[in-house]
Molecule: Bacterial RNase P class A
Organism: Rhodoglobus sp.
RNA sequence: UGGGUCGGCAAGACGGUCGCGUCGGCUGGUGACAGUCGCCGAGGAACGUCCGGGCUCCGCAGGGCAGGGCGGUGGGUAACACCCACCCGGGGCAACCCGCGAGAACAGUGCAACAGAAAGUAGACCGCCAGGAGGCUUCCUCCCGGUAAGGGUGAAACGGUGGUGUAAGAGACCACCAGCGGCCGCGGUGACGCGGUCGGCUGGGCAAACCUCGUCCGGAGCAAGGUCGAACAGGAAGCGUCACGGGUGGCCCGCCCAGCUUCCGGGUAGACCGCUAGAGGCGUGCGGCAACGUACGUCCGAGAUAGAUGGCCGUCACGCGUCGCGUGCGACGCGGACAGAACCCGGCGUAUUGGCCGGCCCAUUCC
Numbered sequence: 001u002g003g004g005u006c007g008g009c010a011a012g013a014c015g016g017u018c019g020c021g022u023c024g025g026c027u028g029g030u031g032a033c034a035g036u037c038g039c040c041g042a043g044g045a046a047c048g049u050c051c052g053g054g055c056u057c058c059g060c061a062g063g064g065c066a067g068g069g070c071g072g073u074g075g076g077u078a079a080c081a082c083c084c085a086c087c088c089g090g091g092g093c094a095a096c097c098c099g100c101g102a103g104a105a106c107a108g109u110g111c112a113a114c115a116g117a118a119a120g121u122a123g124a125c126c127g128c129c130a131g132g133a134g135g136c137u138u139c140c141u142c143c144c145g146g147u148a149a150g151g152g153u154g155a156a157a158c159g160g161u162g163g164u165g166u167a168a169g170a171g172a173c174c175a176c177c178a179g180c181g182g183c184c185g186c187g188g189u190g191a192c193g194c195g196g197u198c199g200g201c202u203g204g205g206c207a208a209a210c211c212u213c214g215u216c217c218g219g220a221g222c223a224a225g226g227u228c229g230a231a232c233a234g235g236a237a238g239c240g241u242c243a244c245g246g247g248u249g250g251c252c253c254g255c256c257c258a259g260c261u262u263c264c265g266g267g268u269a270g271a272c273c274g275c276u277a278g279a280g281g282c283g284u285g286c287g288g289c290a291a292c293g294u295a296c297g298u299c300c301g302a303g304a305u306a307g308a309u310g311g312c313c314g315u316c317a318c319g320c321g322u323c324g325c326g327u328g329c330g331a332c333g334c335g336g337a338c339a340g341a342a343c344c345c346g347g348c349g350u351a352u353u354g355g356c357c358g359g360c361c362c363a364u365u366c367c
Base pairs, nucleotide, nucleotide: 001363002362003361004360005359006358007357008356009355012316013315014314015313016312017311018310020041021040023038024037025036026035027034028033043338047349048348050347051346052345053344054343055221056220057219058218067217068216069215070214071213072086073085074084075083076082087101088099089098090097091096102212103211108210109209110206111205125151126150127147128146129145131143132142133141134140135139159177160176161175162174163173164172178202180199181198182197183196184195185194186193187192225273226272227271228270234264235263236262237261238260239259245257246256247255248254280299281298282297283296284295285294286293287292318335319334320333321332322331323330324329325328
């Protein structure tokens, strides 16, 4: 210098102006509210709502079935499907990345496009070989067998190389190697690794198909849940009159209704609580490879409820482009995304303009 890989930062700043919301002060109003002043007012993902928890209510003796999540090992955590470290497998020269990593798919059932003869207790299409028959007899054809060494198909044809052997061949046999299983030793908490020995000689893939094994899981969610509680309707008691309602065939009493007063329950509208200081952030020390834990210090003013946090202007900063020259400065122009709280946390996933910073690896050049 070029290429790569991993991680981090920030998501412009200040001022003016118009506007929005909660809260507080003042003024006006019986009040709802209005005016004015002041403070404060979204994010790294507030998003998707995919996991895990806190919190709340309901359910629950114990056990099982069903259903669902997870799945190398060890650790972290409130918990997790997350994170860290390691192991194994795969990719890359490397930094590093990927793994939906239980079951040697020999418990069982099942699946595999196209091609191919054959896709599973594997398989004779070409080829190779023995025997028999025939023919134009150094060769060819047919019949019946043997053969997985060679060719061909395929993502995949089931150990590899060399030899012995044979008619040709074949773990049929042998040596070495790979792989599998048993046993032993060593290292490691462990997954596992290394070494030795013995064995039968090799048993295809898919479990994100059913299934099996191990392990974990009760349900619903802040519209949870709680407190207060109009109006209308309902119930109970009393009054039902001084001149005043209606019904009971006329009149009086009585009774019933209307009406009035008081009380009651439920809990609607609505109001309030839940509601924002918390498994919280940052710094330092200590423990730990790390995730993380711990001690001390310090900091932390959104809580709306149909849902407020926006626009414009100026200056500066940043980036890009063009031009100019005195080559790092000036002038002009352009640009800033994704998105937006609604009980709160921990994760994961996804979106994101233009950038900046750092670690490591490879290649090349110079000293």